Bacterial large signal recognition particle RNA from a Limnochordaceae bacterium, 265 nucleotides, folded computationally. The sequence was found by an Rfam model in a public genome assembly.
[in-house]
RNA sequence: CCGUGCUAGACGGGGAGGUAGCGGCACCCUGCACCCGCAAUCCGCUACAGCGGGGUUGAACUCCCAUCCGCGGGGCGGUCCUGUGGGGUCUGCCUCCGGCGUGGAGCGACGACGACUGGGACCCGCGCAACAGGGUUUUGUGAACCCCGUCAGGUCCGGAAGGAAGCAGCGGUAAACAAACUCCCCUGUGUGCCGUGGGCCAACCUGGUCUGAGCCACCUGCCGGGGUUACGCCUGGAGGAUUCGUCACAACGAUGGGUGCACGG
Repeated sequence: CCGUGCUAGACGGGGAGGUAGCGGCACCCUGCACCCGCAAUCCGCUACAGCGGGGUUGAACUCCCAUCCGCGGGGCGGUCCUGUGGGGUCUGCCUCCGGCGUGGAGCGACGACGACUGGGACCCGCGCAACAGGGUUUUGUGAACCCCGUCAGGUCCGGAAGGAAGCAGCGGUAAACAAACUCCCCUGUGUGCCGUGGGCCAACCUGGUCUGAGCCACCUGCCGGGGUUACGCCUGGAGGAUUCGUCACAACGAUGGGUGCACGG
C1' cells in the first nucleotide's frame, strides 16, 4: 500500500413549553432522515441522563472536534395600537373673567374722546282725571201684636151728657231690600302721551356750546387668573402588533482538523 472480517460510533438535529434537571410523545423550524411498543392532569431516566426489542451501516460523503454562516423560535428593550385605574403640575381642547391693542370689522371732520350745560327718564309730595268700594241723596217695596196717625164694627167706664183703650181696613214710617245717581263726601290703586313743587352721586336717552382726532374691544393675536377632566399630557398595571435594537440558543450548509482492532498478501 492492497484485500478480508470486526469494533467504537452513526442511522437526524434544533427552538419553545414543561421539569429539580435531562430526553421523549404532541407544537414549530430545518429538510428527507431504519422498524416495532410506551407516553401531557404523561412516559422513561439521573449528569455517559428516553427505555425495551429487532435491523442496516461502519473507520469515513457518512463518526468526532473547532471556526464560519445563519432558517427559526425565545428573553429584554424601543415604538405603535386597544381597553383600564389614578393625577390635575404643564401645554393644547372647551369655558368664564381681566388686561394689551398685532391684524380685520365697525363708529368718527355730516365732528371721535374730553369739558361745561338744558331736558327726559328716575325718586318724593300735592292736585286733577280714571276706575273700584262705601256713604249721602231720590224713588219704590217695607211691621199679625210688642212703630205712628185715623180708627168702622165690637169692648170698657158712666144714670145720662160724655170719656177711654184699641183689632181689621186705610194712610205713613224704621231697619232692611231693590233701583237710580246730575251733583256731593270718604277710602283705595300692577290706573294716566295730565298739571305742579322739590330732589337728582353715578349710569342711561336726547339737545346745545367749546375743543379738534381719535374711539371701540365684535372676530383674530398675545399676556395673566379661575373652572372642568371627555380628549391630549403624565403615571400604574393588562392585552396585542412589530419589517426596529440587543442578548443567548440554533437547524441546514461551508472550511479545516481528528479517530481504531485482527488476519492474509
Rfam family: Bacterial large signal recognition particle RNA. It is annotated as a non-coding RNA gene. NCBI's taxonomy places the organism under Bacteria, Bacillati, Bacillota, Limnochordales, Limnochordaceae.